[in-house]
């Protein structure tokens, strides 16, 4: 400082970051539309689509003061007729208005509509010379005198009409000559030429020529403003010159001639779309997108085409002619053009009244008075916008309904109701305007004001998972629906649909659709190429765009001042007017542009000169695998010839095809050919880049270093254009040794069109042309300057420091998503060229260019999807690596898997074989024990407030035991007989209890959901691990800590160390065992002492000893020695009962398995409810061709029998354990001591051990199975118990493949005992007895855990994923050809028309002759003839579209086939270009790349 005050972000890739990059939202608008809803008023808008066709009526008239006249009326003066003598009808004159039609003037060229067309002087803006202008305004000068006509009208015909013809009559400001000419025009400068109209009311209003003024037009240029190059070459009047014509005016605007020009990569010509601008909408601006309403300019008027009239049109409401329609018709012809204003019909998601009015404002005519004016001003309709306004205010309990619920209560809510109050708008009565300056108000009895009445007439829409404000209940159950993006829904849905409630906005509110916005996502302000999308394969140059130092001139740009112009409106200030706003208005500022001048001269430019520091040339000198061509050489491979020799060679994981006794492989000699060059060699050289490698020897290019002679910016960069360009491939011709696509064979293998292996053709080599591509890479475009250093290496130069130039590794400031870059930038700058803009489609298709082909270059779209990527993070995971552990393998012992029988478990049967467990971590499991029960499972029979609970009502009051007896399978019923009479107490049938019907709430479910849950388990795992506080790094996710380097059983300690500390886990602390003291001493024990037996702690005494069972003690690497780092530890020793966690036990971190359990138990939904409850009897859970597990018994002699003997330990017992007797072959009976247990009883433990037999057999092994006869148990052993006797005497002779246990008091082997239990045990869960072997070790099977790598995986390799085939949908290419538009070219036709010709017909003015009559001419009309021309036809082309049988890929689509190509070394590393092959992915050769894992080497850096 009035007019300068202004920029916001979110969801969405991922287990999680960050970037990179799309897709989506939230604001703004609208000429809207479409659901729902509508009370008022004000300004404002209203066919975006069919420039589709239009019924009716209106939109352009006017002037008697330019003329001829008249129809009619009106008044006067006569006259005739009729008569009610003042009427009324006719006539004649004068005057006076005056419809319709003519002549003539002027207007119709404006106003109004519309945007088809036009990419173009159409339109904005500034300029310009070679013009016209009716009506206006002004000067100047003029308006004499004459003359034929036509129309109206009359008459007479055509015609169905429109209309039209012949005759005759008139008038003018119509129409023609004469004069004149100041002014004007021609000109050969002498001259020539051209006007005029009167009217009248005497005051005007016209006419005429001419100048100028204003206005309006016409034409030229400069600049601006759409898209496509898959449009690149385009133009014959084309381009310019003369000549002549044309025009209001300059020009090819026309013509004839004549040169060959002109446009064009700064985009010509082609195509496609489009009306331009003020400005409208969005934006912070810069832009972007529109181009309605208002306003300027264009173009068009039913499709094309001409002109005529005129100041002014090639004319919306004129004319002619072509074409389509559409209407009349007498069929012969005619008439028409709402993209005026209403309206009608179509179209369409959609746009209004067949309205009032000239009051106003303005337009035409006109002296005027008027008249006309769908322009205009008004009103109807429409919530289409913008604005404004109301639908009530105040008090008022926590009312009832409603929703919810944890039942307690919240909440709808001061909301209502009540009670008091007010009337805005609406509605009544009433009164009433400004707009108008004299007259004239449609609007309109409108605004507006005044009174009445009464809360009365007036609230709807969206949304409520996140982005986004605002939540709960029911219903549905991947259904039915929602969804803008991400996403909801498969039984507890705040995401569907409904209620309650809350949120927003409000006479609207939401979709829908388009624009800008955010979006820095096309980046001028403001992006970006190492890996995200992107640097051309490399070089050379045009054009072009940039360019050293210095001094002068000049003024394009450039800054600055000043003038013009940048229409009004609009947007912006300030103010004014409608009560306010919208809305108008009034000064202002802006209008960032354009154009002219002045001025400055630093800076770009441009010109003159000067330099030398860039470049460049000349000297000296050097280094190379830098190219081209000839020649020469040795190793080696093949082959051949020749010699030894023999049986076998090759080849691979193992083979086998293949070679070989017709002598191979092998060895030696000798020849032949082609290729390719070991050692050197090296991250060394050289080259533009591809590339380049034995030697010599010729040509030849380029780079470097020194010194500063030499030119004087000669530079850079570099669309197009040239050139060169690995490997494959192509053509012709040679060559052809070894490899070797393809292609045989032979192997792997489910197949193997592959991977290996044996052959082998293209090819690989040479000339010669072509092709022109590669991960053609540093995934890094050329130049130049400047920015820290240390180190290797090449090549000059210097004595040396060191310096220049390459060429590598570190690293500093900076950069950068990060990874990394870091003077060889990916830092900081400037110049130029290339190139990107989501992922698929797709480097593809159709064009085009090139190519012999293969291709190659240029390059799209429907269609789909919200993601595709990049980098770096934590985990899993590899048939990736390193350390480490573990009965994880070795080492070893014993099993299982064969048999036979137990058990369980699947499958199968069944009326039912109840349910559940289901790899490890289900299968002798829930089940610590189904005959009945138990049972949950099935027939069959019963019961429905119920087998169990709690409340209520009535009634009976009693309770218990033991019977009997009908009936029924029993459940239960019915009668009955005997013993005995609850509890409290307030004394009250009061409380209790008990029984019975009765209603109803309610019980009941072993029924569903373990994927709704609690709780409890299981398992990785008794694995060593999981985390956290601060602190640091890092944009983050993370990451350090927890990683290292030891060490251990262990994240155990120890050191180190940006960490420093903690907490769950380990470990200890608990228990049980093993040693010792102590304390106590019965049922335990007996050493002394006593008593005592057949024996005996039997007994008396005692607690020493065992033992019990309390209380202490011990073991800590404490001690020594080695080692270690003066560390933790380890090894070894000593002492000790035990030695390094002493052995065992209990303890199970953060967590994973939606693991297991709804059937143990709770428990949310969900179902049943005379049944899915309940009870009762039977039966099944015990079935049985088989298949799995887990025991048991065996096969024998280390055994078997038989006989003889000795030695535990830890349990159990009263509906119970049972001693002792008796008996039975026995199970077992009988009777029955003691024992609520250190006392009695279970109770002889067995293996071992002595002795005796068996003598290797299907047996004296083994004991299944069977039969017969008992025994317990129990209401009851038929289905379906367990025992004994005797008899019987099946498979099994050590068990394929595969597989489990266990490292010491283990394993092995032996027996006892318990729990469940009326009975039943090979099973579970304890006990002791005997009592080993074997570990070298960590390559390798599993499983752990640690660091590290690679991932395309994170539901986490039981991942992800490719492609062919099949089914369905889409949308696109190709397609023989067919439709329609569209443009060009040739050629034929040629209407109107104006031009040019002609002079055949007609003819008034003018002219000539003529007295006249009349003839002639000139001109005009009619006619003919010419050239243009339009619509129209034919022939050939280019272009767009659309349809089209086949056909060709693409995309997409919850469970389809075939293979696994790819992401780990993905099991053959991947991948690029090529070529060949092959159901698909692919394989395969030949060249390259690293964007390949691991190993080894070399080589160089970095710290110390």
């Nucleotide at each position: 400082u009035a007019a300068u005050a202004u920029g916001a972000g979110a969801g969405u890739u991922u287990g999680a970051u960050c970037c990179u990059g799309g897709c989506u939202c939230a604001g703004a608008a609208c000429g809207a539309a479409c659901g729902c809803u509508g009370g008022c008023g004000g300004c404002a808008g209203g066919c975006u689509u069919a420039a589709c066709a239009c019924a009716u009526g209106c939109a352009a008239g006017u002037u008697g003061a330019a003329c001829g006249g008249u129809a009619u009326u009106g008044u006067u003066a006569g006259g005739u007729a009729g008569c009610u003598u003042g009427c009324u009808a006719u006539u004649u004159g004068a005057c006076a208005a005056g419809a319709g039609a003519g002549u003539a003037g002027c207007g119709c060229a404006c106003u109004g509509g519309u945007g088809a067309g036009u990419a173009a002087c159409a339109c904005g803006u500034g300029g310009g010379a070679a013009c016209g202008u009716a009506c206006a305004u002004u000067g100047u000068a003029g308006u004499g005198g004459g003359g034929g006509a036509c129309a109206a009208c009359a008459g007479a015909g055509g015609g169905a009409a429109a209309c039209u013809u012949c005759u005759g009559c008139u008038a003018a400001u119509a129409c023609c000559g004469c004069a004149u000419a100041a002014u004007c025009c021609c000109u050969g400068a002498g001259g020539g030429g051209g006007a005029a109209a009167g009217a009248u009311u005497u005051a005007u209003c016209g006419c005429u020529a001419u100048a100028a003024u204003a206005u309006c037009g016409g034409c030229c240029c400069g600049c601006g403003g759409c898209a496509g190059a898959u449009u690149a070459g385009g133009c014959a009047g084309u381009u310019g010159g003369u000549g002549g014509g044309g025009u209001a005016a300059a020009g090819g605007c026309c013509u004839a001639c004549c040169a060959a020009a002109c446009c064009u990569a700064c985009g010509a010509u082609c195509u496609a779309u489009a009306g331009c601008u003020g400005g409208u909408c969005u934006g912070a601006g810069a832009g972007g997108a529109c181009g309605a309403u208002c306003a300027g300019c264009c173009a068009c008027a039913u499709u094309g085409g001409a002109a005529c009239u005129g100041a002014g049109a090639c004319a919306c409401g004129g004319u002619c002619c072509a074409g389509a329609c559409u209407c009349c018709u007498a069929c012969g012809g005619g008439a028409g053009g709402c993209a005026g204003c209403a309206g009608u019909g179509a179209g369409g998601a959609a746009u209004a009244u067949u309205g009032g009015g000239c009051a106003a404002u303005g337009g035409a005519g006109g002296g005027a008075a008027c008249u006309c004016u769908g322009a205009c001003c008004c009103a109807g309709c429409c919530a289409u916008g913008c604005c404004g306004c109301g639908u009530g205010a105040g008090u008022g309990a926590g009312a009832a309904g409603g929703u919810u619920u944890u039942c307690g209560a919240a909440u709808u809510g001061u909301a209502a109701a009540g009670c008091u109050c007010u009337u805005u708008c609406g509605g009544g009565u009433g009164u009433g305007a400004a707009g108008a300056u004299g007259a004239u108000g449609a609007c309109g009895g409108u605004a507006g004001c005044a009174c009445c009445a009464g809360a009365a007439g007036a609230a709807g829409c969206c949304c409520c998972g996140g982005c986004a404000a605002a939540c709960u209940u029911c219903g549905u159950g991947c259904c039915a629906g929602c969804a803008g993006c991400c996403g909801c829904g498969g039984u507890a849905a705040u995401a569907c649909g409904a209620a309650g409630g809350g949120g927003g906005c409000g006479a609207g509110c939401g979709u829908u659709g388009u624009u800008c916005g955010g979006a820095a996502u096309u980046a001028c302000u403001g992006g970006g190429c190492g890996u995200a999308a992107a640097g051309g394969g490399u070089g050379u140059g045009u054009a072009g765009g940039c360019g050293g130092u210095u001094a002068g001139g000049u003024a394009a740009g450039a800054u600055a001042g000043u003038g013009g112009u940048g229409a009004a409106a609009u947007g912006c200030c300030a103010g004014a007017g409608c009560u306010u706003a919208a809305c108008u208005u009034u000064g202002g500022a802006a209008u960032u542009g354009c154009c002219a001048u002045u001025a400055u001269a630093a800076c770009u430019a441009u010109u003159u000169g000067a330099c030398u520091a860039g470049a460049a040339u000349g000297a000296u000198g050097u280094a190379g695998a830098g190219g081209a061509u000839a020649g020469c050489g040795g190793a080696a491979u093949a082959c051949c010839c020749a010699g030894u020799g023999u049986a076998g060679a090759g080849g691979u994981g193992a083979a086998a095809u293949u070679c070989g006794u017709a002598g191979a492989u092998a060895u030696u000699g000798g020849g032949u050919a082609g290729a390719a060059c070991a050692c050197c060699g090296g991250a060394g050289g050289c080259g533009a880049a591809g590339g380049c490698g034995g030697c010599u020897a010729u040509c030849u290019g380029g780079g470097c270093a020194u010194a500063a002679a030499u030119u004087g910016a000669c530079g850079c960069u570099g669309a197009g254009g040239c050139a060169c360009g690995a490997a494959a491939g192509c053509a012709u011709g040679g060559g052809g040794a070894u490899c070797a696509a393809a292609c045989a064979g032979g192997a792997u293998u489910a197949g193997a069109u592959a991977c290996c292996c044996u052959g082998g053709u293209a090819g690989u080599c040479c000339a010669u042309g072509c092709u022109g591509u590669a991960a053609a890479c540093g995934a890094u475009g050329a130049a130049u300057g400047c920015u820290a250093g240390u180190u290797g290496u090449u090549g000059g130069c210097g004595c040396a420091a060191g310096u220049c130039a390459g060429u590598g590794a570190c690293g500093g400031a900076g950069u950068a998503a990060a990874c990394a870059c870091g003077a060889u930038a990916a830092g900081c700058a400037u110049u130029c060229c290339g190139c990107c803009u989501g992922g698929g489609g797709a480097g593809u298709a159709c064009g085009g260019u090139c190519g012999c082909a293969a291709g190659a270059u240029u390059a799209a779209a429907a269609c789909u999807c919200a993601a595709a990527g990049g980098a770096a993070u934590u985990g899993a995971c590899g048939g990736g690596g390193a350390c480490c552990c573990g009965c994880a393998c070795a080492a070893g012992c014993g099993g299982u898997g064969g048999a036979g029988c137990a058990u369980g478990u699947g499958g199968u049967u069944u009326a039912a074989u109840u349910c559940g467990a289901u790899g490890c971590a289900a299968c002798g499991c829930g089940a610590a024990g189904a005959a009945c029960c138990u049972u949950a499972c099935c027939a069959a029979c019963u019961c429905u407030u119920g087998a169990c609970a709690u409340c209520c009502u009535u009634a009976u009051c009693g309770g218990g035991g033991a019977g009997a007896u009908g009936a029924g399978a029993g459940a239960u019923u019915a009668u009955u007989u005997c013993c005995u009479u609850c509890a409290g107490u307030u004394a009250g049938g009061c409380u209790g209890g008990a029984u019975a019907a009765g209603u109803g709430a309610c019980a009941g479910a072993u029924g569903c959901u373990g994927c709704a849950u609690g709780g409890c388990u299981g398992u990785c795992g008794u694995c060593a691990g999981c985390u956290c506080g601060u602190g640091u790094c890092g944009u983050g996710a993370g990451a350090u800590g927890u990683u290292g380097g030891g060490u251990u059983a262990a994240g155990u300690c120890c050191c180190g160390c940006a960490a420093c500390g903690a907490g769950c886990g380990c470990a200890a602390c608990c228990c049980c065992u093993g040693c010792u003291u102590u304390c106590a001493g019965u049922u335990g024990c007996c050493a002394g002492c006593a008593u005592g037996u057949a024996g005996a702690g039997a007994u008396g005494g005692g607690c020493a000893c065992u033992c019990u069972g309390g209380a202490a003690g011990g073991a800590c690497u404490g001690c020594c020695g080695g080692u270690g780092a003066c560390a933790a530890g380890c090894c070894g020793g000593a002492g000790g009962a035990a030695g390094g966690u002493g052995g065992g036990g209990a303890u199970g971190a953060c967590g994973u398995c939606a693991a297991g359990u709804c059937a143990u138990c709770a428990u949310g939904g969900c179902u049943c409810u005379u049944a899915c409850g309940a009870g009762u009897u039977g039966g099944g859970c015990u079935a049985c061709a088989c298949a799995c597990g887990u025991g048991c018994u065996a096969c024998a002699a280390u055994g078997g029998u038989a006989u003889c003997u000795a030695c535990a330990g830890a349990g159990a017992g009263a509906a119970g354990c049972g001693a002792g007797a008796u008996u039975g072959u026995g199970a077992g009976a009988u009777u029955g001591a003691g024992c609520g247990a250190a006392u009695c009883u279970u109770a002889u433990a067995a293996a071992a051990g002595g002795u005796a037999u068996c003598u290797c057999a299907g047996u004296u092994c083994g004991g299944a199975u069977u039969g017969u006869u008992c025994u317990c148990u129990g209401c009851a052993a038929c289905u379906c118990g367990a025992g004994a006797a005797c008899a019987u005497g099946a498979a099994g002779u050590u068990g394929g493949a595969a597989u489990c246990g266990c490292u010491a008091g283990u394993a092995a082997u032996c027996g006892c005992g318990g729990a469940u239990c009326a009975g039943c045990a090979u099973g579970c869960c304890g006990c002791g007895g005997u009592g080993a072997a074997u570990a070298c070790g960590u390559u390798c099977c599993c499983g752990g855990g640690u660091c590290u790598u690679g991932u395309a995986c994170a539901c986490a390799c039981c991942g992800c994923c490719c492609g062919u085939c099949a089914c369905g949908c889409c949308a696109u290419g190709g397609g023989a050809g067919u439709u329609u538009g569209u443009u060009c070219u040739g050629c034929c036709u040629g209407a109107c028309g104006g031009c040019g010709u002609u002079g055949a017909g007609g003819u008034a003015a003018c002219c000539u002759c003529g007295c006249g009559a009349g003839a002639g001419g000139a001109g005009c009309c009619u006619g003919g003839c010419g050239a243009c021309c339009a619509c129209g036809g034919u022939a050939g082309g280019g272009u767009a579209a659309g349809c089209g049988a086949c056909u060709g890929g693409g995309g997409c689509g919850a469970a389809g086939u075939c293979g696994u190509a790819a992401c780990a070394a993905g099991g053959u590393a991947g991948c690029c270009g090529u070529a060949g092959g092959g159901g698909a992915a692919c394989c395969u050769g030949c060249g390259g790349c690293u964007g390949g894992a691991u190993c080894a080497c070399c080589u160089c850096c970095u710290u110390u």

A computed fold for a 1504-nucleotide RNA from Azospirillum sp., annotated as small-subunit ribosomal RNA. Model confidence (mean pLDDT): 84 of 100.